About this RNA
Bacterial RNase P class A from a Lachnospiraceae bacterium, 350 nucleotides, folded computationally. RNAcentral holds the sequence, with entries from ENA. The gene name in the source record is rnpB. Of the family's consensus pairs, 95% are formed in the model. Rfam family: Bacterial RNase P class A. By type it is a ribozyme. Lineage of the source: Bacteria > Bacillati > Clostridia > Lachnospirales > Lachnospiraceae.
RNA sequence: UGAGUAAGACAUGUGAUCGCGGCUGCAGGUGCCGAAAGGCCGCAGACGAGGAAAGUCCGGGCUUCACAGGGCAGGAUGCCGGAUAACGUCCGGCGGAGGCGACUCCAGGGACAGUGCAACAGAGAGAUACCACGCUGGCUCAGGCCGGCGUAAGGGUGGAAAGGCAGUGUAAGAGACUACCGCCCGGGUGGCAACAUCCGGGGCCAUGUAAACCCCAUUCGAAGCAAGACCGAAACGAAGCGAUGACGCGGCCCGCCAGCUUCAGGUAGGUUGCUUGAGGUAACCGGUAACGGUUAUCCUAGACAGAUGAUCACACGCGACAUAACCCGGCUUAUCGUCUUGCUCAUGAA
Numbered sequence: 001u002g003a004g005u006a007a008g009a010c011a012u013g014u015g016a017u018c019g020c021g022g023c024u025g026c027a028g029g030u031g032c033c034g035a036a037a038g039g040c041c042g043c044a045g046a047c048g049a050g051g052a053a054a055g056u057c058c059g060g061g062c063u064u065c066a067c068a069g070g071g072c073a074g075g076a077u078g079c080c081g082g083a084u085a086a087c088g089u090c091c092g093g094c095g096g097a098g099g100c101g102a103c104u105c106c107a108g109g110g111a112c113a114g115u116g117c118a119a120c121a122g123a124g125a126g127a128u129a130c131c132a133c134g135c136u137g138g139c140u141c142a143g144g145c146c147g148g149c150g151u152a153a154g155g156g157u158g159g160a161a162a163g164g165c166a167g168u169g170u171a172a173g174a175g176a177c178u179a180c181c182g183c184c185c186g187g188g189u190g191g192c193a194a195c196a197u198c199c200g201g202g203g204c205c206a207u208g209u210a211a212a213c214c215c216c217a218u219u220c221g222a223a224g225c226a227a228g229a230c231c232g233a234a235a236c237g238a239a240g241c242g243a244u245g246a247c248g249c250g251g252c253c254c255g256c257c258a259g260c261u262u263c264a265g266g267u268a269g270g271u272u273g274c275u276u277g278a279g280g281u282a283a284c285c286g287g288u289a290a291c292g293g294u295u296a297u298c299c300u301a302g303a304c305a306g307a308u309g310a311u312c313a314c315a316c317g318c319g320a321c322a323u324a325a326c327c328c329g330g331c332u333u334a335u336c337g338u339c340u341u342g343c344u345c346a347u348g349a350a
Base pairs, nucleotide, nucleotide: 001346002345003344004343005342006341007340008339009338010337012315013314014313015312016311017310018309020048021047023045024044025043026042029041031040032039033038050321054332055331057330058329059328060327061326062224063223064222065221069254070253071252072251074220075219076218077217078216079093080092081091082090083089094108095106096105097104098103109215110214114213115212116209117208118207130155131154133150134149135148136147137146138145139144163181164180166178167177168176183202184201185200186199187198188197189196190195228272229271230270231269237263238262239261240260241259248256249255279298280297281296282295283294284293285292286291316319
C1' cells in the first nucleotide's frame, strides 16, 4: 500500500421564524361544550419515533380465567460448562466441515430397544460369480468349443461391493498369517465435563438413514391492553338446566366447585390501565467472556381516526431502509453511506 476478517459508533448538521402534542409551573371565569361523568380555552419552561419502530418468530413482566391440583395425549429443546427473570438467546470450550490464514458454519443425544426405507444399474446391496485367474477332462488339422473342481485378490456396474494399505504365503488366491491403521473389550494419565492421549488384549466380526416412525433426557396452563378496573346513562321481561354435581378450568380422564345457559331490551359517553423501568450513563472491582457488584448521576413520547410540520440561510457523508400505540430481553428480514479499532494474507522499503 492492497485484499480480507471480527467488533463498534453515527443515520444529514447548524441557526432563525411560525405552527403541533402531552407533562410541569403560574394565572383563571356563575367562561365554553356536555344529559351526566367529564373535558376545553391564556402565559412560560424543559421534552417529543428506530437500528431495525418492520416480521409477530421465541421468552418474560402485567391482567383475567382461578381457590388450587394429578394423569394421559400433544408441543418444544438436544455435545459439555456457564450467563440470564427466562428463552429455541448469548459466552467459553469439545467434536466435525470449509478456508493459506485471521475466521466462518453444524436440525451436534441414541442404529446393540424395536419397526421401516435404501430407486436405477449390476451376477450380487448382508449378498454374489458376468468377465477373468489356477488345476484338470473331452472334442477339433488348427483357431477354438463343451464341461468339472478351487478362488473372491484383478476388471466392469454403482453413491456404496462388505475392513484399508504394504508384505509373507499359495496351483491361483484370501486376515490364511505379519507390521501399521480401523473396530470391539479392559485399563493408565490430563480435564468439572464434552473429550484428548497412552498401554494391553481380541475376534479379524463389520453398511447407511432418526429435519423416517421411534427410544432417552430436560421442559411446557390458556387468552391477551380491543387484557382488566372505575364513573355516568339506561335497565321492560320470558324460557330452560343444576348437589342424581350444571357452567368452568387449551384437548380427554380424575379431582375441585354453586349457580349457569338461551332469547329479547338498553348502553357505543368518559376516566384509568399509560410509562420510574429485570431503566440509561460514567468510574471502579470480580470474571477469559457473556455478565455481575459498588458508588455517583440522569428522567429521555404516551397519541386515541391518532402529535414531529412549513419557510429561509449556510455546510456536506447530497440524505437509503423506513415512522411508537402496555412494556422489556432476543432472533430474523430490509438498508444509502461515513468513521474507529483489533487481527490475517500478499507486496515493497528501511